[in-house]
Molecule: transfer RNA
Organism: Candidatus Nealsonbacteria bacterium CG11_big_fil_rev_8_21_14_0_20_37_68
RNA sequence: GCCGCUUUCGUCUAGUGGCUUAGGACGCGAGAUUCUCAUUCUCGUAACACCGGUUCGACUCCGGUAGGCGGCG
Repeated sequence: GCCGCUUUCGUCUAGUGGCUUAGGACGCGAGAUUCUCAUUCUCGUAACACCGGUUCGACUCCGGUAGGCGGCG
């Protein structure tokens, strides 16, 4: 340099055009329970890498940019 794959809450992930206000687990915060801690329960917290395009409608499809992984030279 060329090609392919990939990027979603703090972390791991589901969702692959409308049904979703983007769901779940762990974490974190508050409360209940307990003499206290732990456990358990309830509530809360917080995300679609960025810029365009297609479409009535995009996390989802297409292009580019950036990061990561792999292959070729």